[in-house]
């Protein structure tokens, strides 16, 4: 240079053949529990889905086209 894979919450990840209010675990914040914590229980917040553009009635999910990570190979 070429070719692939990956990029979604503070983290680690689901999200199927385009449609449901974008979810889980943690971790955070409040309350319970306790002599206080830990631990367990219960509530809440937190992402315009890597950036820009198309295509569609409709995009985390199809194109294009950048941009970080890995990984191959001359």
């Nucleotide at each position: 240079g070429c070719g692939g894979u990956u990029g979604u919450a503070g983290u680690u990840c689901a999200g199927c053949u385009g449609g449901a209010u974008a979810g889980a675990a943690u971790a955070c914040u409040g309350g319970g529990c306790u002599a206080c914590g830990a631990a367990c229980u219960c509530a809440g917040a937190g992402a315009u889905c890597g950036g820009g553009g198309g295509u569609u009635c409709a995009a985390a999910u199809c194109c294009c086209u950048c941009c970080a990570a890995c990984c191959g190979u001359a």

Model confidence (mean pLDDT): 82 of 100. Predicted 3D model of a 74-nucleotide RNA (transfer RNA) from an uncultured Clostridia bacterium. Its Rfam family is "tRNA". Its family is annotated with triplet codon-amino acid adaptor activity in the Gene Ontology. Rfam classes the family as a transfer RNA.